[in-house]
Context: one part of a larger RNA
RNA sequence: GUCUGCGAGUUAUUGUCCGUGGCAAGUCUAAGCCCUUAUGGGGUGGAGGCGUAGCGAAAGCGAGUCCGAAGUGGGCGCUAAGCCGCUGGCAGUAGACCCGAAGCGGAGGUGAUCUACUCAUGGUCAGGCUGAAGGUUGCUUAACCGCAAUUGGAGGGCCGAACCGGUGAAUGUUGAAAAAUUCUCGGAUGAACUGUGAGUAGGAGCGAAAGACUAAUCAAACCCCGUGAUAGCUGGUUCUCUCCGAAAUAGCUUGAGGGCUAGCCUCGUACGCUGACUUGUGGAGGUAAAGCACUGGAUGGACUAUGGCCCCUAACGGGGUACUGAAUCCAAUCAAACUCUGAAUGCCACAGGGAGAAGUACGGGAGUCAGACGGUGGGGGAUAAGCUUCAUCGUCGAAAGGAAAACAAUCCAGAUCGUCAGCUAAGGUGCCAAAAUACCGCUCAGUGGAAAGGAUGUGAGGUUUCGAUAACAGUGAGGAUGUUGGCUUAGAGGCAGCCAUCAUUUAAACAGUGCGUAAUAGCUGACUCAUCGAGAAACUUCGCGCCGAAAAUGAUUGGCGAUCAAGCGGUAUACCGAAGCUACGAAUACACAUCGAUUUCGAUCUUUGUGCAUGGUAGGAGAGCGUUCUUGGUGCUGAGAAGCGGUAGGGAAACCAUCCGUGGAGCGCCCGGAAGUGAGAAUGCAGAC
Numbered sequence: 001g002u003c004u005g006c007g008a009g010u011u012a013u014u015g016u017c018c019g020u021g022g023c024a025a026g027u028c029u030a031a032g033c034c035c036u037u038a039u040g041g042g043g044u045g046g047a048g049g050c051g052u053a054g055c056g057a058a059a060g061c062g063a064g065u066c067c068g069a070a071g072u073g074g075g076c077g078c079u080a081a082g083c084c085g086c087u088g089g090c091a092g093u094a095g096a097c098c099c100g101a102a103g104c105g106g107a108g109g110u111g112a113u114c115u116a117c118u119c120a121u122g123g124u125c126a127g128g129c130u131g132a133a134g135g136u137u138g139c140u141u142a143a144c145c146g147c148a149a150u151u152g153g154a155g156g157g158c159c160g161a162a163c164c165g166g167u168g169a170a171u172g173u174u175g176a177a178a179a180a181u182u183c184u185c186g187g188a189u190g191a192a193c194u195g196u197g198a199g200u201a202g203g204a205g206c207g208a209a210a211g212a213c214u215a216a217u218c219a220a221a222c223c224c225c226g227u228g229a230u231a232g233c234u235g236g237u238u239c240u241c242u243c244c245g246a247a248a249u250a251g252c253u254u255g256a257g258g259g260c261u262a263g264c265c266u267c268g269u270a271c272g273c274u275g276a277c278u279u280g281u282g283g284a285g286g287u288a289a290a291g292c293a294c295u296g297g298a299u300g301g302a303c304u305a306u307g308g309c310c311c312c313u314a315a316c317g318g319g320g321u322a323c324u325g326a327a328u329c330c331a332a333u334c335a336a337a338c339u340c341u342g343a344a345u346g347c348c349a350c351a352g353g354g355a356g357a358a359g360u361a362c363g364g365g366a367g368u369c370a371g372a373c374g375g376u377g378g379g380g381g382a383u384a385a386g387c388u389u390c391a392u393c394g395u396c397g398a399a400a401g402g403a404a405a406a407c408a409a410u411c412c413a414g415a416u417c418g419u420c421a422g423c424u425a426a427g428g429u430g431c432c433a434a435a436a437u438a439c440c441g442c443u444c445a446g447u448g449g450a451a452a453g454g455a456u457g458u459g460a461g462g463u464u465u466c467g468a469u470a471a472c473a474g475u476g477a478g479g480a481u482g483u484u485g486g487c488u489u490a491g492a493g494g495c496a497g498c499c500a501u502c503a504u505u506u507a508a509a510c511a512g513u514g515c516g517u518a519a520u521a522g523c524u525g526a527c528u529c530a531u532c533g534a535g536a537a538a539c540u541u542c543g544c545g546c547c548g549a550a551a552a553u554g555a556u557u558g559g560c561g562a563u564c565a566a567g568c569g570g571u572a573u574a575c576c577g578a579a580g581c582u583a584c585g586a587a588u589a590c591a592c593a594u595c596g597a598u599u600u601c602g603a604u605c606u607u608u609g610u611g612c613a614u615g616g617u618a619g620g621a622g623a624g625c626g627u628u629c630u631u632g633g634u635g636c637u638g639a640g641a642a643g644c645g646g647u648a649g650g651g652a653a654a655c656c657a658u659c660c661g662u663g664g665a666g667c668g669c670c671c672g673g674a675a676g677u678g679a680g681a682a683u684g685c686a687g688a689c
Base pairs, nucleotide, nucleotide: 001689002688003687004686005685006684011094012093013092014091015090016089017088019086020085021084022083023082026050027049028048032044033043034042035041036040054061055060064076065075066074067073097236098235100233104226106225108223109222110221116200117199118198119197120196121195122194123193124192125190127159128158129157130155134151135150136149137148138147139146163187164186165185168183169182170181171180202218204214205213239624240623241622242621243620244619249262250261251260252259253258263368264367265365266364267363268362269361270360271359277353278352279351280350281349282348283347289341290339291338295335296334297333299331300330301329302328304326307323308321309320310319311318312317371396372395373394374393375392376391377390378389379388380387401412402411403410416586417585418584419583421582422581423580427576428575429574430560431559432558436573438571439570440569441568442567453547454546457544458543459542460541461540462539463538464537465536466535474531475530476529477528478527480504481503482502485499486498487497510525514523515522587614588613590611591610592609593608596605597604598603625678627675628674629673630672632670633669634668635667636666643662644661645660646659649656650655
């Protein structure tokens, strides 16, 4: 891992509600006792319970009563039948759907054969080195002291085996081993090591102290009991179909991943037109927008009260100012906490339409309290986030189908079932790939995905100016004289700089537009003529393009590919396209009508028709299938039961039929009853492989 088996809402009791049954102003027995075919059944038993009257603290009164001096006041009552069984839903108490803690506390035990420390009694330590005290002898001293040699054999002494340890490294890491092996290393006469026997224990021991050790277990051992501890947490929770179908919000919470009440779902009963939506009428309001009349912000200007500065003055006062601020006025403007104004929606009321309704009230049962994205209006943030937080709508959640290549949330559209029928939606119609190689323009960038900014890209317009008395562009010629204007300067001659910028000859020609020279020179422009011969110039609006444009495996409009498109804009017709709609058939639910049957007269079942409905998680309601045992009834079976295997047909769970094989003794069906009643999941449990 697979297979087989096992594996989770139970039981008791109390309460409450629906259903159903008996009796009914009543209803029911409990224990006990008696009988019996005896864990059962029958009888007896009214003790007692609940109900039939309430109100008041009570006395008490009573369909009333209490408060009060009092009621036409207020509170609680009267004006509705209960009691006892049975099935079912839910709740309380119990382990209470099942498995799962780490732990906690209490109690009683078992352990010092491991290990810590201790006690008693034993044992062990190759070999080598060093050479303390003391002794002896000699020298020395007055005698000591001292010196030398020798003897001696001390030491938590030295080196190093056994023994004890465990420093570093490698190996080992499903090991040879739940701590080792190899090399290396420390101690090795000592606070040494060790045998045997014995002692101390669980909030206790023991500890040269590491929270170490107390039997591979220690910040409180192990065993058993309390114990099915508790788990607002995780996981799991077993057959089918039918009807409806949520929530992720508010308030409170030692509350935030839990709960309670409400909201939203479902089932029942009652009420009976009041609902959504739509049309009309009437309302309240201060948002969007707008505005500047208020409040406040901000810009420019005018104006001069007032202030500063300067001048005159002894002072009063006067004058000046290219000073500053500023009331006021004018112009133009901004605002969530401004409003002289002011919508659309939405909200409220009334009336009409609106009928398988909706809604409301009461009662039974829930689930939900992490929401997500998209559009719109806002706050927070950076007018960031697949960000966060509100409001409102949609979708997903709980929704399949078609479109967007793929893509919960976008667009279209809500799947009862069947059909090799039709029409459409979004979106599409070159080929992949169902359907148009339609029409008129635009684009040349393969644009068709990106900004500020930049540019004689190109198409369609607009305004102004010039132009056959010749424009614009090109080409040819001229572009002069006073003069090198004056100043400045080494120089300054159109062209470093300053000032002036005249006059003449002219078709025209600047006291000079740029380049250039040391300064001149030289080139060029303005300006003029000629040539040429028809449009030219500037500005501006709109459409589509260009540049701006850098990323990591080989590139993607989905691909191929496509340029009078198969791109973009516009137009018209046709077609394709979904589980949408239609057609035909079928199933089920509900409503109405209807045929028939039953009936406890409440209703139930059934036939046919019409209408309408049938996506669905949590969840509510309903109807069924199957398993084991069993009362009653009825059957099968050695002429072969159950079970198992094979074949074929129908089938919601399932079930049935026929045949063949195996098997060798029990097994079904109908009306009921009772449950150890349905497995694929729980890192489920046991076994097999």